Small-subunit ribosomal RNA, 5' domain from an uncultured Bacteroidota bacterium, 524 nucleotides, folded computationally.
The RNAcentral record of the full RNA draws on ENA.
Context: one part of a larger RNA
RNA sequence: GGAUGAACGCUAGCGGCAGGCUUAAUACAUGCAAGUCGUGGGGCAGCGGGGGUAGCAAUACCUGCCGGCGACCGGCAAACGGGUGAGGAACAUGUACGCAACCUUCCUUUAACUGGAGAAUAGCCCCUCGAAAGGGGGAUUAAUACUCCGUAACAUAUUGAUAAGACAUCUUAUUAAUAUUAUAGCUCCGGCGGUUAAAGAUGGGCGUGCACCUGAUUAGAUAGUUGGCGGGGUAACGGCCCACCAAGUCUGCGAUCAGUAACUGGUGUGAGAGCGCGACCAGUCACACGGGCACUGAGACACGGGUCCGACUCCUACGGGAGGCAGCAGUAAGGAAUAUUGGUCAAUGGACGCAAGUCUGAACCAGCCAUGCCGCGUGGAGGAUUAAGGCCCUCUGGGUUGUAAACUCCUUUUAUCUGGGAAGAAAUGUACUUUUUCUAGAGUACUUGACGGUACCAGAGGAAUAAGCACCGGCUAACUCCGUGCCAGCAGCCGCGGUAAUACGGAGGGUGCAAGCGUUAUCC
Numbered sequence: 001g002g003a004u005g006a007a008c009g010c011u012a013g014c015g016g017c018a019g020g021c022u023u024a025a026u027a028c029a030u031g032c033a034a035g036u037c038g039u040g041g042g043g044c045a046g047c048g049g050g051g052g053u054a055g056c057a058a059u060a061c062c063u064g065c066c067g068g069c070g071a072c073c074g075g076c077a078a079a080c081g082g083g084u085g086a087g088g089a090a091c092a093u094g095u096a097c098g099c100a101a102c103c104u105u106c107c108u109u110u111a112a113c114u115g116g117a118g119a120a121u122a123g124c125c126c127c128u129c130g131a132a133a134g135g136g137g138g139a140u141u142a143a144u145a146c147u148c149c150g151u152a153a154c155a156u157a158u159u160g161a162u163a164a165g166a167c168a169u170c171u172u173a174u175u176a177a178u179a180u181u182a183u184a185g186c187u188c189c190g191g192c193g194g195u196u197a198a199a200g201a202u203g204g205g206c207g208u209g210c211a212c213c214u215g216a217u218u219a220g221a222u223a224g225u226u227g228g229c230g231g232g233g234u235a236a237c238g239g240c241c242c243a244c245c246a247a248g249u250c251u252g253c254g255a256u257c258a259g260u261a262a263c264u265g266g267u268g269u270g271a272g273a274g275c276g277c278g279a280c281c282a283g284u285c286a287c288a289c290g291g292g293c294a295c296u297g298a299g300a301c302a303c304g305g306g307u308c309c310g311a312c313u314c315c316u317a318c319g320g321g322a323g324g325c326a327g328c329a330g331u332a333a334g335g336a337a338u339a340u341u342g343g344u345c346a347a348u349g350g351a352c353g354c355a356a357g358u359c360u361g362a363a364c365c366a367g368c369c370a371u372g373c374c375g376c377g378u379g380g381a382g383g384a385u386u387a388a389g390g391c392c393c394u395c396u397g398g399g400u401u402g403u404a405a406a407c408u409c410c411u412u413u414u415a416u417c418u419g420g421g422a423a424g425a426a427a428u429g430u431a432c433u434u435u436u437u438c439u440a441g442a443g444u445a446c447u448u449g450a451c452g453g454u455a456c457c458a459g460a461g462g463a464a465u466a467a468g469c470a471c472c473g474g475c476u477a478a479c480u481c482c483g484u485g486c487c488a489g490c491a492g493c494c495g496c497g498g499u500a501a502u503a504c505g506g507a508g509g510g511u512g513c514a515a516g517c518g519u520u521a522u523c524c
Stems, first nucleotide, its partner, number of pairs: 001524004006520005013376006019369002021334001026332003030329003035076003040073002043069002083287003093211007102204002107200008115149004125138005155180011185192002213259003220250003225247004230242003262284004266277004289310005312323004340366001342365003348362001349360004379410004389401005416460005424451001429446007468513005473494003479508005489496002
């Protein structure tokens, strides 16, 4: 000098863009953050209409032409999105390859199929236990839930044949035989689905080379350890696991142990080499009160799922139960220190749905903070009696503050007020027209904005609404007076202060930056 997720002191007009718990991965009140589908299903509190009986009304009952749905079964999603950086020095990450050792819901393309039958169960109803959480029993019922049968190959398995490839276990193509394996319907009749197989796409799994902090005041480490054989297990290879056999394997090119640390793209600085850092944004990894385990599923060993142990908190009728903000806000604590218990799904994206749509603290916005960067302003021109006042001096006076002020003439950014007022919107839906056999497409009109009456534009009046902070001995730009008297104090280094202090404190003046300026901390 530059830099910062900064803090502190003094000060503070506006706007744009960004950023905002670096500490206690401490504990959490409250609300929200993952639902959706009635075009899978049984049903149903309720609303409207109609019918009908008792004299009327209400109610009950029947009907099903209407719109809707809490709870329940079922499907898909919940493994994404969002947070945090505790752990981890290792295939975690980065990079380059490999899998002849693998999986992949949804999506795209292609081919084939979508036949028949059955037994339950939740809900509802009845009984019952419990303070509650939550159960137990009985009866009855549906499905795209479950089961069975039939059918089927280019699938899978086994056994062959031919050809090509491969160091090889084998692989690919064609072909033969045997065995095994599937489904679900709904509909507004337009369509939407379901099953099997092949291929693709996407996402993932696994392996390897190289790179990847410090310490030798850590020198030896290792028994599933290293390899083999045979099994088990997995989507898949493998001591991943197991039985048996052998005695190996790593290490001074640093094993093992200990400490520290999420990694990278990047970022700060620097002429570069390098050194430091890894906030925000993007990719990867790990974690979800601490520790373990599996279930479901295409995918998890699962932040807002389950279960066990532990710590903690809460409820209790003392028998027993409930919970997990490192999601968004917010609270307490810690700390030098870090924001609102805000708005909207309008856009972008996601889940579900044929769709309308619903959900979405993702996201987009608004609020707070000079935390940073950038931009603008706090007026411009003229104006000498060089006013008054202050300060200084060689003091009837001179110098300086200083064209500074007053005064005259202008301007109106910003602020204030008034009026107008967006882009971001494309769709979807509805209506009409039109092309087409249909699906579907095209056009026109209407409809959809949280931000927001915001940005922006125009107008009004009036210099009106707006300057501080640090420093002035040298380094280092900027000097005098007064006070103090080795005191009080200053100080980054050298050093100032003991009676003439340009170094302390005040004043006048000056210098430098400027809505900031200094200090502290840290890095180059």

The coordinates come from a structure-prediction model, not an experiment, and the mean pLDDT is 83.